[in-house]
Background
The RNA shown here (glmS glucosamine-6-phosphate activated ribozyme aptamer) has 169 nucleotides and comes from Salsuginibacillus halophilus. Model confidence (mean pLDDT): 76 of 100. NCBI's taxonomy places the organism under Bacteria, Bacillati, Bacillota, Bacillaceae, Salsuginibacillus. Of the family's consensus pairs, 89% are formed in the model. The sequence was found by an Rfam model in a public genome assembly.

RNA sequence: UUCAUAAUCAAAGCGCCUGGACUGUCCGCGGACGAAGCAGCUGGACAGUUGACGAGGAGGAGGUUCAUCGAUGAUCGGCGGAUGCCUCCCGGUUGCAAGCCACAACCGUAAGCACAAGAGGGAAAACAGAAAGGUGACUUUCUGGACAAAGCCUUGUGCGCUGGCACAA
Numbered sequence: 001u002u003c004a005u006a007a008u009c010a011a012a013g014c015g016c017c018u019g020g021a022c023u024g025u026c027c028g029c030g031g032a033c034g035a036a037g038c039a040g041c042u043g044g045a046c047a048g049u050u051g052a053c054g055a056g057g058a059g060g061a062g063g064u065u066c067a068u069c070g071a072u073g074a075u076c077g078g079c080g081g082a083u084g085c086c087u088c089c090c091g092g093u094u095g096c097a098a099g100c101c102a103c104a105a106c107c108g109u110a111a112g113c114a115c116a117a118g119a120g121g122g123a124a125a126a127c128a129g130a131a132a133g134g135u136g137a138c139u140u141u142c143u144g145g146a147c148a149a150a151g152c153c154u155u156g157u158g159c160g161c162u163g164g165c166a167c168a169a
Base pairs, nucleotide, nucleotide: 014080015079016078017077019076020050021049022048023047024046025045026044027043029040053070054069055068059089060088061087062086063085064084090108091107092106093105094104095103099165100164101163102162112159113158114157115156116155117154118153127144128143129142130141131140132139133138
């Protein structure tokens, strides 16, 4: 240093890299030339680099794949995963005081549907400056000033507000 086994830690714009792009070395091509060197072009081999910036999101099981929101001027492409979505289950809310059953729409600390307004979300990268590492592509970190949207919450408007049993007035 590599391989195998075991243990521990580590995640959701999360992890990985064989395509692409880029960098380096060597070889090749062609130009020039007395020759060599050199600029350049375009291929090959080897080795590297890059390959998603935060906000938001978890009852359980199974299934599924392009699983919310914006920023950057870009995050191409591929594989895997993922709090999304669907079905069922568990528990619950609303259905005009209250119990039970069914049904309908919903909720997983919130709960009928639609629309509007307000509040809130006070982002990070990018950017500027600097330090360290590397031949280089690039990587890590620090300082500075910014700039979002959605969800959630509040208010208002409109629509909806089932059936049965039992019980009470």